[in-house]
Predicted 3D model of a 73-nucleotide RNA (transfer RNA) from an Anaerolineales bacterium.
RNA sequence: UCCUCAAUAGUCUAGGCGGUUAUGAUAUGUGGUUUUCACCCACAAGACCCGGGUUCGAGUCCCGGUUGAGGAA
Numbered sequence: 001u002c003c004u005c006a007a008u009a010g011u012c013u014a015g016g017c018g019g020u021u022a023u024g025a026u027a028u029g030u031g032g033u034u035u036u037c038a039c040c041c042a043c044a045a046g047a048c049c050c051g052g053g054u055u056c057g058a059g060u061c062c063c064g065g066u067u068g069a070g071g072a073a
Stems, first nucleotide, its partner, number of pairs: 001072007010026003019056001028044005049065005
């Protein structure tokens, strides 16, 4: 320098051919249970890497960038 892949809550992760409330786990908070803690149960809050484009509508498609992983020279 070039090629390929990836980026979604604090962490890990699902999201089929673009569709109206983005999934689950864990951690956190509140409540219940318990003499108390833990476990367990219920509820809550929390996310689409950045900038453009296409579209009635983009996490998803296109372009560029950033970061990471792998490969070629």
Its Rfam family is "tRNA". Gene Ontology term of the family: triplet codon-amino acid adaptor activity. The coordinates come from a structure-prediction model, not an experiment, and the mean pLDDT is 82.